[in-house]
Description
Large-subunit ribosomal RNA, domain IV from a wastewater metagenome, 327 nucleotides, folded computationally. The full RNA is in RNAcentral, with records from SILVA. Rfam family: Bacterial large subunit ribosomal RNA. Gene Ontology terms of the family: structural constituent of ribosome and ribosome. The coordinates come from a structure-prediction model, not an experiment, and the mean pLDDT is 88.
Context: one part of a larger RNA
This record gives sequence, C1' cells and structure tokens, in this order.
RNA sequence: CUGUUGUUAAGGAACUCUGCAAAAUUACUUCGUAAGUUAGCAAGAAGAAGUGCUCGUGUAACAGCGAGCCGCAGUGAAGAGGCCCAAGUAACUGUUUACCAAAAACACAGCUCUAUGCUAAGCCGUAAGGCGAUGUAUAUGGGGUGACGCCUGCCCAGUGCUGGAAGGUUAAAGGGAGAGGUCAGCGCAAGCGAAGCUUUGAACUGAAGCCCCAGUGAACGGCGGCCGUAACUAUAACGGUCCUAAGGUAGCGAAAUUCCUUGUCGGGCAAGUUCCGACGCGCAUGAAUGGUAUAAUAAUUUGGGCGCUGUCUCGACAGCAGACUCG
Repeated sequence: CUGUUGUUAAGGAACUCUGCAAAAUUACUUCGUAAGUUAGCAAGAAGAAGUGCUCGUGUAACAGCGAGCCGCAGUGAAGAGGCCCAAGUAACUGUUUACCAAAAACACAGCUCUAUGCUAAGCCGUAAGGCGAUGUAUAUGGGGUGACGCCUGCCCAGUGCUGGAAGGUUAAAGGGAGAGGUCAGCGCAAGCGAAGCUUUGAACUGAAGCCCCAGUGAACGGCGGCCGUAACUAUAACGGUCCUAAGGUAGCGAAAUUCCUUGUCGGGCAAGUUCCGACGCGCAUGAAUGGUAUAAUAAUUUGGGCGCUGUCUCGACAGCAGACUCG
C1' cells in the first nucleotide's frame, strides 16, 4: 500500500448527485399513542418505564405483592424495527428484462364496448378431428380502461364499423345484332357469295362492392383566428367579422406535461435552479388514448426534520489476510 474487521478527542451531514456506506434502533412486560380514514386501519404510530439474585407471600403453574443483596453495566455475551412531516406515481397482494433496468412498466378485481342462439363466435389442423365445453348470453371470445368516491362535455365533415336499398357504376355467365376468313356457285374481269366450318362480337339480362342515404365516439380521431368596446389606467361581461364537422365543458395546471424560466407571490433556510402552497398568456393540460380526488399499501421517486454516527473537518491507531523482503 490492498482487502477485511474494530476503536477514535471536539464537532455532528459541514461529505456527497443522494446520509451512498456506516452508526443508531432492536427482545419481552406495562403505560401511552395524533392527523387522516373506505371505520378495517393508521399503529409496534410517536413517546415513556421496567427486566438480575436471595428470602417470604401467592398460584395448578405463571403472574403479582413485601423485604433485602451485588455490580459501571441484570433481554449483563450472540441473535432481534431507526423514527417523524410533506408531496409525485401506481389503489391494493402479485408479475417482469435467467446474467447491467423490479419500476411510475405488466397484471389485477371493478367498469365499458363488441362478437356469439349452439354444428355458437373465435382458435389449431391439408383433412379427419380437437379446443371453446361434456359449457349455453349471470356463458364464451375479442378490444379498451384499471379498486373505491365525484364524474366522463361538444364534433358523425374525414377514416372505420353497423344498417339501407331507389338510382349510378360494375365481373364471370347468358345473349347474339353485326363483321372477317374459307368454300360450292355466279361473272370476261373487277368482284359478289348460300349452307357448313371457323375467327370475332354490339344492344340487352347480370351480385356483392364502390358511389349514394342514414346511424354510431368507453370506434380511429378532432375540439379556431382577427378587430373593437366600460367616466383614471388596466382589463373586457359586450359587439363585429372570417373560417369550421365542432371550436376544449367540468376539473386540474410552470405539472413525470412550461420553451421563454431560477416565471411571479408566499413558506421553509443566514443564504433554496430542488421542495411545498398559490397565481394562470396551458410554447404544447383535459375527461375510460380516461379527468380529478383519495385512506391503506411500496427494496418506488422528491423535499424537510429528530436521533445517530469517521460521510466529512482530518486524520490517527489496532487485529486478521495479502502485497513486499529474507529463507
């Protein structure tokens, strides 16, 4: 010096991206226990005190009670929660990248849309056959959302889906007007040309689909601009105008979303790009691509505090194992 273990004056997070790591707490008994809440919880909240041995008493046995004894120390060594406050996210237990990610991702109960009437839809298979299901719409498949509470606005123009069938368009097929070739025959020739065979073929008939007409958003999705106006100023309840299928409702909002931005105000600090509470010109929030609240839960993320400490001021010392030297 490296690894590992232990101790450390005074201070106690000044360390650092971050209290990472370490320290601290720890058992049992008794007392005591807040906000909030879905009344279950929160809760081991928090915070205190006790714990050995001897004798007596007491008991089924513990417990309890009384008196005394020893030590610095009695759960005498070891093993054994740190706690609180405030936010974000996800309701929860669960699942996941075997070997860099455990999460806010996935799942979930619940909600909702949709398909399916049974030889069900759907799926596997060339088929036979099988699953669905020895089930039958309180069932089964698929899509979305994601407990619970309060809610879920407007737009059907586009795209999709469902329904409709009057008209337009439209395939094969049917149909066969007409045209060509060939050839008997006619004609001096040019040419005409029956039947047959053959090549081709117009009108007309002709489904779904598409066009078309409706419906449908917990279908894919979308949810404006400019100008003026009130007796200070500012602002604009109000008016005008253009465009649209309709112009973002309730909520929430510098947010896991805010560029400008360390927005502005308030709180916390001596000092705060983070954090919390507000405000709202939301660059570019917004309602099952769910919106917003929310007790409980979390090896989750963020900010603050108490305790505690070699994280640090700032180092030091020691044990063990190496490195190193000699052998």